This is a predicted structure of a 127-nucleotide RNA (SAM riboswitch aptamer (S box leader)) from a Gammaproteobacteria bacterium.
It was read from a public genome assembly, where an Rfam model found it.
Of the family's consensus pairs, 97% are formed in the model.
The coordinates come from a structure-prediction model, not an experiment, and the mean pLDDT is 82.
The organism belongs to Gammaproteobacteria, within Bacteria.

RNA sequence: AACUCAUCGAGACCGGUCGAGGGAUAGGCCCGACGACGCCGGGGCAACCAGCGGAGCUAACCACUCCGAAAAGGUGCCAACUCCUGCGAUGCCAGUUCAGUUUACUGAAGGCAUCGAAUGAUGAGGG
Repeated sequence: AACUCAUCGAGACCGGUCGAGGGAUAGGCCCGACGACGCCGGGGCAACCAGCGGAGCUAACCACUCCGAAAAGGUGCCAACUCCUGCGAUGCCAGUUCAGUUUACUGAAGGCAUCGAAUGAUGAGGG
């Protein structure tokens, strides 16, 4: 690396440096010479892991599960919902286009909403 589990609608900016692209991918839409992205320094946000306290389990301890506080440890993060859409399901709308016919219906395409997946990211495991 593969793989597994959890989370992803909240939150959090300044200075220096570099100099043209950046937002993973395609389309869209944004950010960017009033200097983005990246890097460095400082600051902050959050609470995944560790550590701490409590409860459950136990004869007791360990382990495990749940809850809580804290944040000086290990990570992470600090434009836009994972920026939006891409795949699927359901519901609603419209009667625009196409096809079929029983001529007012069916199916497909279309718009909107909700849910789920996929992708990606982060943490903790993992050989």